[in-house]
Transfer RNA from an uncultured Candidatus Saccharibacteria bacterium, 72 nucleotides, folded computationally. The prediction has a mean pLDDT of 81. Rfam family: tRNA. Rfam links the family to the GO term triplet codon-amino acid adaptor activity. By type it is a transfer RNA. About the family: Transfer RNA (tRNA) molecules are approximately 80 nucleotides in length.
RNA sequence: GUACCCGUAGUUCAACGGAUAGAACAUCAGUUUCCGGAACUGACAAUAUCGGUUCGAUUCCGGUCGGGUAUA
Numbered sequence: 001g002u003a004c005c006c007g008u009a010g011u012u013c014a015a016c017g018g019a020u021a022g023a024a025c026a027u028c029a030g031u032u033u034c035c036g037g038a039a040c041u042g043a044c045a046a047u048a049u050c051g052g053u054u055c056g057a058u059u060c061c062g063g064u065c066g067g068g069u070a071u072a
Base pairs, nucleotide, nucleotide: 001071002070003069004068005067006066007065010025011024012023013022018055027043028042029041030040031039048064049063050062051061052060
């Protein structure tokens, strides 16, 4: 260079083109405890980016950026 795959909470993963984008772990607060841990309850937190298609896009199409695999 060429071909293909991937990019979603701090992390690991979900989400027929249509519900307020969910879950677990983590973090923080509370309950409990003599204190801590555990347990329970609650909170915080995300679609890489720019366009297009569509009544409606995390999802489909194109560009850009980043990562990976194969090839010479």